[in-house]
Record summary
A computed fold for an 89-nucleotide RNA from a Bacillota bacterium, annotated as c-di-GMP-I riboswitch aptamer. It was read from a public genome assembly, where an Rfam model found it. Taxonomically the source falls in Bacillota (Bacteria, Bacillati). Its mean pLDDT, the model's own confidence on a scale to 100, is 85.
RNA sequence: UCUCGAUAAAGGCAAACCUGAUGAAAGUCAGCGACGCAAAGCUACAGGGGCUUCUUGUGUACAAACACAAUUGCCAGCCAGCUACCGAA
Numbered sequence: 001u002c003u004c005g006a007u008a009a010a011g012g013c014a015a016a017c018c019u020g021a022u023g024a025a026a027g028u029c030a031g032c033g034a035c036g037c038a039a040a041g042c043u044a045c046a047g048g049g050g051c052u053u054c055u056u057g058u059g060u061a062c063a064a065a066c067a068c069a070a071u072u073g074c075c076a077g078c079c080a081g082c083u084a085c086c087g088a089a
Stems, first nucleotide, its partner, number of pairs: 004087002012037002018031005035077001041082003047079002049075003055070006
């Protein structure tokens, strides 16, 4: 240095539920709370994948509703990319 990850040390993050805010939604933020995490740190058109559908178009005769497509936004705790603390075997 690379790989690897311990019943080590020092620390870190915080799922679900509930409450409040925000948003059309997915979701996000704050509080509470720990299911878990060795990258649960960062990166979301411009790697893959997933979720959503205000709006627009098409179809079902109109409206409503539904389906599909576009579009919008989101997820890094799905994979991935980048960087990084510690060091027993």